[in-house]
This is a predicted structure of a 1518-nucleotide RNA (small-subunit ribosomal RNA) from a metagenome.
Rfam family: Bacterial small subunit ribosomal RNA. Its family is annotated with structural constituent of ribosome and ribosome in the Gene Ontology.
RNA sequence: AGAGUUUGAUUCUGGCUCAGAACGAACGCUGGCGGCGUGGAUAAGACAUGCAAGUGGGACGCUGGUUAGUGGGUAGCAAUAUUCGCUAAUUGGAGUCGCGUAAGGGUGCGUAACACGUGGGCGAUUUGCCGCGAAGACUGGAAUAACCCCGAGAAAUCGGGGCUAAUACCGGAUGUGACUCUUGGGAGGCAUCUCUCGAGAUUCAAAGCUGGGGACCGUAAGGCCUGGCACUUCGCGAUGAGCCCGUGGCCUAUCAGGUAGUUGGCGGGGUAACGGCCCACCAAGCCUAAGACGGGUAGCUGGUCUGAGAGGACGACCAGCCACACUGGAACUGAGACACGGUCCAGACACCUACGGGUGGCAGCAGUCGAGAAUUUUUCACAAUGGGCGAAAGCCUGAUGGAGCGACGCCGCGUGGGGGAUGAAUGGCUUCGGCCCGUAAACCCCUGUCAUCUGGGAUCAAACCCUGUCCGCUAACACCGGACAGGUUGAUAGUACCGGAAGAGGAAGGGACGGCUAACUCUGUGCCAGCAGCCGCGGUAAUACAGAGGUCCCAAGCGUUGUUCGGAUUCACUGGGCGUAAAGGGUGCGUAGGCGGUCGGGUAAGUCCGAUGUGAAAUCUCCAGGCUCAACCUGGAAACUGCAUUGGAAACUAUCCGGCUGAAGGGUUGGAGGGGGGACUGGAAUUCUCGGUGUAGCAGUGAAAUGCGUAGAUAUCGAGAGGAACACCAGUGGCGAAGGCGAGUCCCUGGACAACACCUGACGCUGAUGCACGAAAGCUAGGGGAGCAAACAGGAUUAGAUACCCUGGUAGUCCUAGCUGUAAACGGUGCGUAUUUGCUGUAGGAGGAAUCGACCCCUUCUGUGGCGUAGCUAACGCGAUAAAUACGCCGCCUGGGAAGUACGGUCGCAAGAUUAAAACUCAAAGAAAUUGACGGGGGCCUGCACAAGCGGUGGAGUAUGUGGCUUAAUUCGAUACCACGCGAAGAACCUUACCUGGCCUUGACAUGCAUGUAGUAAAAGGGUGAAAGCCUAAUGAGCUGUAGCAAUACAGUAGCGUGCACAGGUGCUGCAUGGCUGUCGUCAGCUCGUGUCGUGAGAUGUUGGGUUAAGUCCCGCAACGAGCGCAACCCCUGCGUCCUGUUGCCACCCCUACGAGAGUAGGGAGCACUCUGGACGGACUGCCUCGCUUCAACGAGGAGGAAGGUGGGGAUGACGUCAAGUCAGUAUGGCCCUUACGGCCAGGGCUGCACACGUACUACAAUGCCCGGUACAAUGGGAAGCAAGACGGCAACGUGGAGCAAAUCCCAAAAACCGGGCCCAGUUCAGACUGUCGGCUGCAACUCGCCGGCAUGAAGCUGGAAUCGCUAGUAAUGGCGCAUCAGCUACGGCGCCGUGAAUACGUUCCCAGGCCUUGUACACACCGCCCGUCACAUCAUGAAAGCCGGUUGUACCCGAAGUCGCCCCUUAAAAGGUGCCGAAGGUAUGGCUGGUGAUUGGGAUGAAGUCGAAACAAGGUA
Repeated sequence: AGAGUUUGAUUCUGGCUCAGAACGAACGCUGGCGGCGUGGAUAAGACAUGCAAGUGGGACGCUGGUUAGUGGGUAGCAAUAUUCGCUAAUUGGAGUCGCGUAAGGGUGCGUAACACGUGGGCGAUUUGCCGCGAAGACUGGAAUAACCCCGAGAAAUCGGGGCUAAUACCGGAUGUGACUCUUGGGAGGCAUCUCUCGAGAUUCAAAGCUGGGGACCGUAAGGCCUGGCACUUCGCGAUGAGCCCGUGGCCUAUCAGGUAGUUGGCGGGGUAACGGCCCACCAAGCCUAAGACGGGUAGCUGGUCUGAGAGGACGACCAGCCACACUGGAACUGAGACACGGUCCAGACACCUACGGGUGGCAGCAGUCGAGAAUUUUUCACAAUGGGCGAAAGCCUGAUGGAGCGACGCCGCGUGGGGGAUGAAUGGCUUCGGCCCGUAAACCCCUGUCAUCUGGGAUCAAACCCUGUCCGCUAACACCGGACAGGUUGAUAGUACCGGAAGAGGAAGGGACGGCUAACUCUGUGCCAGCAGCCGCGGUAAUACAGAGGUCCCAAGCGUUGUUCGGAUUCACUGGGCGUAAAGGGUGCGUAGGCGGUCGGGUAAGUCCGAUGUGAAAUCUCCAGGCUCAACCUGGAAACUGCAUUGGAAACUAUCCGGCUGAAGGGUUGGAGGGGGGACUGGAAUUCUCGGUGUAGCAGUGAAAUGCGUAGAUAUCGAGAGGAACACCAGUGGCGAAGGCGAGUCCCUGGACAACACCUGACGCUGAUGCACGAAAGCUAGGGGAGCAAACAGGAUUAGAUACCCUGGUAGUCCUAGCUGUAAACGGUGCGUAUUUGCUGUAGGAGGAAUCGACCCCUUCUGUGGCGUAGCUAACGCGAUAAAUACGCCGCCUGGGAAGUACGGUCGCAAGAUUAAAACUCAAAGAAAUUGACGGGGGCCUGCACAAGCGGUGGAGUAUGUGGCUUAAUUCGAUACCACGCGAAGAACCUUACCUGGCCUUGACAUGCAUGUAGUAAAAGGGUGAAAGCCUAAUGAGCUGUAGCAAUACAGUAGCGUGCACAGGUGCUGCAUGGCUGUCGUCAGCUCGUGUCGUGAGAUGUUGGGUUAAGUCCCGCAACGAGCGCAACCCCUGCGUCCUGUUGCCACCCCUACGAGAGUAGGGAGCACUCUGGACGGACUGCCUCGCUUCAACGAGGAGGAAGGUGGGGAUGACGUCAAGUCAGUAUGGCCCUUACGGCCAGGGCUGCACACGUACUACAAUGCCCGGUACAAUGGGAAGCAAGACGGCAACGUGGAGCAAAUCCCAAAAACCGGGCCCAGUUCAGACUGUCGGCUGCAACUCGCCGGCAUGAAGCUGGAAUCGCUAGUAAUGGCGCAUCAGCUACGGCGCCGUGAAUACGUUCCCAGGCCUUGUACACACCGCCCGUCACAUCAUGAAAGCCGGUUGUACCCGAAGUCGCCCCUUAAAAGGUGCCGAAGGUAUGGCUGGUGAUUGGGAUGAAGUCGAAACAAGGUA
């Protein structure tokens, strides 16, 4: 410090989400030790039990115990024992009295308040204990608890009588002094006044207890003296408290008015004290937009968390203040309370009860129950610190100090260290080679922290006190104070710590691994199960689910959840915006407020500087120190950004005073204007009425119809009526604040502008609330109503048409008066002022020069436009009329939807307007621009795309393919163009993948290993069987090596058998792939480098002007070049030259044969020609003319030429698109089968047939058919082949076989042409179907082949809607060849040659494509996107007859305790009575708020529902 997420990509706006830190936490998994902290956040719910406030005998009496002394009694001779008194000491008990119990401790209910913080004030106060000072403490009295007796009661407790003490209570005296009153002086201040010095008067105090003691008195006690404590009065102080004020800190205006003790006064009461604090009377005030009143929430602060800071959130622990103590009320006592462990009353709850009545209050410490996600021990000690009482010892102290429990947090430590490679094994992955875990382990050598055992063993302790000694004080050796020495005191704790022992021994997990975000593989799963913070993963190869291995992060913890701040400059003070993203109020006037020209002077509120006080401590920061370190603790400094007081400064702001003229306003003169209001007037047009002329139509539309018209329309002429609107002028021209304003004249009236520089002198700008104006539509009342026209009616259109179109037509539109108050009320741009290069129009005014002139020209002011510099902007764009640069003020915005909706309020006659949410839901919604794609947008261009032609298809029959149906199977694939005579260049068996049945199991085929095997391998033959196979079996081997003469033996091998690895699969996935192919398309495109432009995606280049078949070329140009495509290079063909010369050729020459001849045939010779094969040449707009803006490209024409403008044809297919096709051609990842999804065999099927489609063939005939005659090819093929001549057969074909492995031989032409017939007909057309007889191939033609003869002779007479091909050697038409192949379904496919046309004006339209441009809400890209009703489900919410709560107001009733007042009574009280107030309760009626509610309203959400088609393109009616 940022990141992810809207898009095909981009920039911006904008939300959502993440990474960080924190916590009094909780939950999940896990868990070794210690230190320091911390721990009921919910039910201020209820509480069993124990403890948490007592103490003083040196205030007092009584009553026990013990000890000592003493006196008496009893027993005893006595010692002695015992008992009763007294005294002393000591120790208990209850009581009186004093002090304390108001502190400490707990909690956060209430409280929005002087409650808290901060700073002040009290001249309006008080303060027990404490300190200092002054003065005093004299003299009397009456009671009462305890105790005793009686009584009531279950108890708690109470009543009566009697005795008694005090530092308890009450008189009298004294009065330093204090209070009150009167009065004199002085000082000061802040209004009432305060302080001080006096004088006079009134009133008002007290208590004792306990030590010591020399003189004196006294028998003693004591007096007396001297200490201590206590007491009384007063002053001062200290501390604490009370009251008042300035100021600061929550949300809500859908709370706008609140208030009767209310605001003030006078007089009283009350208080420690001011005060409506309370009361009587008087007045009518007081608070409020700077937010009163109401509602909601909340203890406040130091601080804590976060943050760079400013801020934001919070207020646990610790500390200060406040509030509370079961709920509500009340007072008493007291220095202090309206009192947590006090009292009274009421209420709820709980307990005891003898039913009469009583008792209780853990929000003290522990602990229990409850609710809850959740929060500890019914512990030890007063040793320390502190508190209460006490003279003290001491007692009390759940304050406190400790321990215990909890990983709740922070901090520290450990779980070992070193060496160790056959890189062990398991596990995981693997390309099978290996790699990872991994020096990790084992193993070897060490160490000993923590834990364990064992031994030693603390600091915190010094006082008080006791004893002793000394010093001071003193009359004193008391007392008291001080010093020294000794003694006594430890809960924690046998803990910390130190030493020793043993042994690596006891001690690691959690989360993550798609991106953000560090970390990757395998397996399982298959939109399932699941994950998920956001984006999103999962539909058979998931780094995202689950498991595993590995890795990463942190570590006694790790994650999750919740919350806060941060990131978020996403409420913007620091530090944002508003033309189009959310956002300028419809417009003006103007109140409060905010801001305000210039000069001088004064003041000092703001501002600035200094000083002083305060800002508690703790915390934070720095420095230093202490626990071994750290956490933690201690000390010091700094800080606490604040407030107050005071001194100063005077620039700026403010304020006061005085000036100025530039702002602003006024004055005079002047012109412009649809500015506003009223009255009057006018013409054109529409409609209607009347009259004339006149006849059959008019009107309307895409086309029609409804409508009008023979009762006379439309048309036309004349006259009249009436209403509304004002053609031309007319203009990005004028006026107005906006809405808006358009015939003319008159009257009334507002504003702007210019010139002059005469007057005023800052009078200004903006403007919340407010007031006024405010299009159209709408409403009320009254008029008016020609045209137009919602609603409505009819006619069309349509699937429908409640629309668009047409015919009618009412409100309304118009006027008057009133209401409404909204618009895309838009420049989508608030108002004002100032500053900032320019060019060019236009409206109004003024000036200058010049002129006949008011024209033109120049300058200037105001308005209104266009372009544009700088600058701004996300871009588009804005640009002196700013969206630039600044200032002032107002309004408004903070993701989309829900929603400008609900509820509430205000306004309105209503319609409705205005103000204005939430639940819920989504991760986007959006702006601008970019590239594409698309458009029933535009422009240009091309193509057998249309048009012009020729011939077809669609109708018939057949062939063939497909769909469908059928089937045991009809194997599989292809299936818009781009499947359908396609894979298949050939299914009778085979093929064959399918079906049925029979068989085989290391297999039909490959490799390896192990093992067995000589009667082995092989195998005639036999049995069975449909075959495959199974069973059996005569006969019967091989090769290599070693030893050996050999026989032979041994070893190995082949083969065979058995077993194991494996084979095999046309099984799946073409959406895992390679390769190949189709298509757009042989269309002219597709890109790159560098440069330039743009924030960027991108653009430029490639666009433009021409031209081309072409991104072909030329010119221009911020582009310059280049690549893949185009073209050319290649092949065939067309012309020529040269070479070649057999199997080709035969002109010339020779020979032979035949023939009358022409000539034919053969041979030789030859290579001229044809031809074969090869090599060259040729064509390039090269030449001429013309056209075009160019001396260009190019086009048109011409010459020459075999060929002319790419000559014709082929091969050649850019970047890419369609998840196009193919796992069944082959290859191949993954998955699946393994006595079967593999293999073999027989038979069947792929040929199945109500039907539909595609592609073909043959025809329908006379440009034909039939018969006869007769001519001319090329490409090719041929040995299990082609086969001549000849013969047989009507023919298919057969017999036979010359020749030929081929320029040699063979296959081998037809149409055309000539002659004849047919004569327009279902025919001498057409040939399907069928019968029969044959032929051929083949193991075999039944399912299921082809061919021939004879017979049969169907449909069909040129084909509906629709649709296909073709632009020249093309279409059309005729035959021929070849591949596959035993044969054939070939009429298919691929080639060859023969004959050989017609037409193209042209680009409006259909289709496809290219380029430019435009719009877009599309980008899976129009086969796109997307809206609303209805139906279903779920969720939240509004309304609703009501119902049930909470809270609060008002009126009234009742009225406890208690203070106060009064009465009565009394010595004085108390008691009693009564009055006011008064808690709880009750009745009635309102407000606010929550829950619930039949039904109902809309809303949101939900893979595949219904109906339409509203929006996005001109979205098909913008």